RNA sequence: AGGUGACUAGCUCAACUGGCAGAGCAGCGGUCUCCAAAACCGCAGGUUGGGGGUUCGAUUCCCUCGUCACCUGCCA
Numbered sequence: 001a002g003g004u005g006a007c008u009a010g011c012u013c014a015a016c017u018g019g020c021a022g023a024g025c026a027g028c029g030g031u032c033u034c035c036a037a038a039a040c041c042g043c044a045g046g047u048u049g050g051g052g053g054u055u056c057g058a059u060u061c062c063c064u065c066g067u068c069a070c071c072u073g074c075c076a
Stems, first nucleotide, its partner, number of pairs: 001072007010025004019056001027043005049065005
């Protein structure tokens, strides 16, 4: 330098052909208990990496930039 893949909740990850963004864990509250843990019930939590475009509508399609990983190449 070129190529491929990834980026979504605090963490790990889903989301079928574009059509209401979800789960587990963690957190908070409650039930239970003498207390705590465990278990169970409930609640909250998102600029879908940044920007732009297409579309009635974008996590999804297109362009660009960034970060990370891998592959190829060049110089020493």
Transfer RNA from a Spirochaetota bacterium, 76 nucleotides, folded computationally. The coordinates come from a structure-prediction model, not an experiment, and the mean pLDDT is 83. The organism belongs to Spirochaetota, within Bacteria. The sequence was found in a public genome assembly.